Predicted 3D model of a 143-nucleotide RNA (c-di-AMP riboswitch aptamer (ydaO/yuaA leader)) from Neobacillus rhizosphaerae. The organism belongs to Neobacillus, within Bacteria. The sequence was found by an Rfam model in a public genome assembly.
């Protein structure tokens, strides 16, 4: 913007998952660069000797209870996690207490403690409905 659906564009949230220059495309994205943002593996030293009762890593994603069953699974506690915009009273931001609503996922494969130095990987994906109320800092403009 449409009558609506979709798409698309501002704008907002979740995640590390952005953003910046060039080409190439109608978009979408693809390639190359640069930044910034995450993750892993690995000495000394320390630590740790428990390895089928397998073992580990991302991550906010764990415990326990009950019922189910040819694997995955349902529901419930409990514990983690996320949003709650604007305006009124500059902009941007942290935590606290209460309420409200949502989410609690995935991988590696018998293998890996911690780790400079080196090594190497990701930069996906998934939402936009209308939507609280009080309290304590920061920092930055401005008088």
């Nucleotide at each position: 913007u449409u009558a609506a659906u979709a798409a698309u564009u501002c704008g907002g949230c979740u995640u590390a998952a952005u953003c910046c220059u060039g080409a190439g495309g109608g978009a979408a994205c693809u390639c190359a660069g640069g930044a910034a943002c995450g993750g892993a593996g690995g000495a000394a030293c320390c630590a740790a000797u428990u390895u089928u009762u397998g073992g580990g890593g991302u991550u906010a994603a764990u415990u326990c209870u009950a019922c189910a069953u040819g694997u995955u699974g349902u529901a419930g506690a409990a514990g983690g996690g996320a949003u709650g915009a604007g305006a009124u009273g500059c902009u941007c931001u942290u935590u606290c207490g209460c309420c409200a609503u949502c989410c609690u996922a995935c991988c590696c494969g018998u293998c890996a403690g911690c780790u400079a130095a080196c090594u190497u990987c990701g930069u996906c994906g998934g939402c936009u409905a209308a939507a609280g109320c009080g309290a304590a800092g920061g920092a930055g403009g401005u008088c």